The RNA shown here (transfer RNA) has 85 nucleotides and comes from a bacterium.

């Protein structure tokens, strides 16, 4: 240099015939229940911003494009892994 795969909450990982509410599920964390106490188990919560609530906005590596609508399609770039030379 060329080819292939991948990048999604703190971490892992889904998203179906690959376009229709972004975040199901698990781990970690917080609060509660149970217990003499703990572990285990059960319940609820758990991205960011507007300092809290409410309400709203933003968020799938980054910047653009297509589209009524993009994590998904297209272009460029960055990063990780693999292959060829």
């Nucleotide at each position: 240099g060329c080819c292939c795969a991948g990048g999604u909450g703190g971490c892992g990982a889904a998203a179906u015939u690959u376009g229709g509410u972004a975040a199901c599920c698990g781990c970690a964390g917080a609060a509660g229940a149970c217990u003499u106490a703990a572990a285990a188990u059960c319940u609820u919560c758990c991205g960011c911003c507007u300092u809290c609530c409410a309400a709203g906005g933003c968020u799938u590596g980054c910047c653009g494009g297509u589209u009524c609508g993009a994590g998904u399609c297209c272009g460029g770039c960055c990063c990780u892994g693999g292959g060829c030379a």

The sequence was found in a public genome assembly.
Its Rfam family is "tRNA". Rfam classes the family as a transfer RNA. Gene Ontology term of the family: triplet codon-amino acid adaptor activity.